[in-house]
Context: one part of a larger RNA
């Protein structure tokens, strides 16, 4: 010097992205304990007091010597209650710097996001607000079910049968969950368009018996092509459906100070954000203005609403417990700081 410890006058977080490591706090027995709340908690809330030993005494248990008595005379039963030990209180004395004498044993309080909660997770950078939950809703499926897996048999679903089982969202509980079906998908519908094999064969080529004016024409029959006209779902269509994928406007005017616009026009859509809640895990302008806490606050709390770009199961707002979650503030406490100093041991370092 490094790394592990211990101790440090005065301060007491000034340190730092953040009190990170540290230090406080710590059993046990009594006093006592708030908002809030789903009444269950919160709660060991917070915040106090005792603790050693020695005598004296109360009260309890356990164990039960002796001692007496009863007869049914017995390894009998009933009373009695000494000493011994365990617990627990009470008065008094005594002692050390210090009695839960060492060790090993919560720091504690306020607000606010997030998730309800216990749980689970990136085996070796992430433990969470992220999964998962109970709860809830939509939709599938009548049994040889739907689903899955298999080329198939077969399996699993389930030795279940719609209070049953599969998929999707959402995620405890409390209020609650607005408009929109044009678009995309679903589910229905079936009159008309449109349409595939197939059917059907007009027509047409080719080939050539026969005819021929030799230029050709040309049955049948093979063969090859092939128009009308019949052909199902599917699409178009027409309904319904958003806890289906999804989406929820803009211009101008307008009140007797001014500001604003309850009002009113106009334009466009399938419909124009409804209740909540808002500079928010979401606000660009932003350190937004105002209150609060600080002598001093881009954070933090609490309001305003001008919501760049919240919004209702991609759920909206709340909400008591819960949390190695996140932010801000106290109190205690510290070498974490002012700012450093000392001490032990391990190593590094000389020397053998």
């Nucleotide at each position: 010097c490094a790394c592990u410890g211990g101790c440090u006058a005065a301060g007491g977080a000034a340190c730092u992205c953040g009190g990170c490591a540290a230090a406080u706090u710590g059993a046990c027995a009594c006093c006592g304990u708030a908002a809030c709340u789903u009444c269950g908690g919160g709660a060991g809330a917070a915040g106090g007091u005792g603790u050693g030993c020695c005598c004296g005494u109360g009260c309890u248990c356990g164990u039960g010597a002796u001692g007496a008595g009863a007869c049914u005379u017995g390894c009998u039963c009933u009373c009695u209650g000494a000493g011994c030990g365990g617990g627990u209180g009470u008065g008094g004395g005594u002692u050390g710097c210090a009695g839960a004498g060492a060790a090993u044993a919560g720091a504690g309080g306020g607000u606010u996001g997030c998730g309800a909660c216990u749980g689970u997770u990136u085996a070796c950078c992430a433990a969470a607000a992220a999964c998962a939950c109970a709860g809830g809703a939509c939709u599938c499926u009548g049994c040889g079910a739907a689903c899955u897996c298999g080329u198939a048999a077969g399996a699993g679903g389930a030795c279940g049968u719609a209070u049953a089982g599969g998929g999707u969202c959402u995620g405890a509980c409390g209020c609650c969950u607005g408009c929109c079906c044009g678009g995309u998908g679903c589910u229905g519908g079936a009159a008309g368009g449109u349409u595939a094999a197939g059917a059907g064969g007009a027509g047409u080529u080719g080939u050539u018996a026969g005819c021929u004016u030799c230029g050709g024409c040309g049955a049948a029959g093979c063969a090859g092509u092939g128009a009308a006209u019949c052909g199902a779902a599917g699409c178009c269509c027409c309904a319904g459906u958003a806890a289906a994928c999804g989406g929820c406007g803009g211009c101008c005017g307008u009140a007797a100070c001014u500001a604003u616009a309850a009002c009113g026009g106009u334009c466009c859509u399938a419909a124009g954000g409804u209740a909540g809640c808002g500079a928010a895990a979401u606000u660009c302008c932003u350190u937004g203005u105002c209150g609060g806490g600080u002598a001093a606050g881009u954070u933090c709390c609490g309001a305003c609403c001008u919501g760049c770009a919240c919004g209702a199961a991609u759920g909206g707002c709340g909400u008591a417990a819960c949390g190695a979650c996140a932010u801000c503030c106290c109190u205690a406490c510290u070498g974490u700081c002012u700012c450093g100093g000392c001490c032990a041991g391990u190593g590094a370092c000389u020397c053998a």